[in-house]
RNA sequence: GGACCGUUAGCUCAGACUGGUAGAGCGCUCGCUUCACACGCGAGAGGUCACUGGUUCAAGUCCAGUACGGUCCA
Numbered sequence: 001g002g003a004c005c006g007u008u009a010g011c012u013c014a015g016a017c018u019g020g021u022a023g024a025g026c027g028c029u030c031g032c033u034u035c036a037c038a039c040g041c042g043a044g045a046g047g048u049c050a051c052u053g054g055u056u057c058a059a060g061u062c063c064a065g066u067a068c069g070g071u072c073c074a
Stems, first nucleotide, its partner, number of pairs: 001073007010026004020057001028044005050066005
């Protein structure tokens, strides 16, 4: 330098193919339970969907570019 893949909650990841209310597990907070803790049950908080632009009535999803990370080739 080139090809491909990835970037979404604090962490690990779905959702993208086929545009239409952003999710799961773990973690965190509160409540119940316990002498207490853990486990369990219930509720809740937490998001610039990497960034910029484009298409569209509408973009996490489609298109172009940029950045970062990974794999491979040179």
A computed fold for a 74-nucleotide RNA from a bacterium, annotated as transfer RNA. It matches the Rfam family "tRNA". Its family is annotated with triplet codon-amino acid adaptor activity in the Gene Ontology. The coordinates come from a structure-prediction model, not an experiment, and the mean pLDDT is 82. The sequence was found in a public genome assembly.